The RNA shown here (Glycine riboswitch aptamer) has 82 nucleotides and comes from Imhoffiella purpurea. Its mean pLDDT, the model's own confidence on a scale to 100, is 80. It matches the Rfam family "Glycine riboswitch aptamer". About the family: This family represents the bacterial glycine riboswitch.
RNA sequence: UUCCGCGGGAGAGACCGGCUCACGAAGCCGGCGCCGAAGGCGCAACACCGCCCGGAAUCGCUCAGGCAAAGGGACCGCGGAA
Numbered sequence: 001u002u003c004c005g006c007g008g009g010a011g012a013g014a015c016c017g018g019c020u021c022a023c024g025a026a027g028c029c030g031g032c033g034c035c036g037a038a039g040g041c042g043c044a045a046c047a048c049c050g051c052c053c054g055g056a057a058u059c060g061c062u063c064a065g066g067c068a069a070a071g072g073g074a075c076c077g078c079g080g081a082a
Base pairs, nucleotide, nucleotide: 001082002081003080004079005078006077007076008075013032015031016030017029018028019027020026033067034066035065039063040061041060042059046054
């Protein structure tokens, strides 16, 4: 560093209309509002230097994803493996 197990782990409409329906807070289409911590994209210093290319984050964007619970979840702790 990567993977595995266990524990912790935030934010934001259980929004509105139509259709489907196994009648469910489900699925699809449309509308308005919102969130950032899967993933993705952007860059300062610096490096290079004729230019382009390189270049981090929990910062920014909000494409994707998400907005009861569950699940997911960056990241953190412990143990193990390579």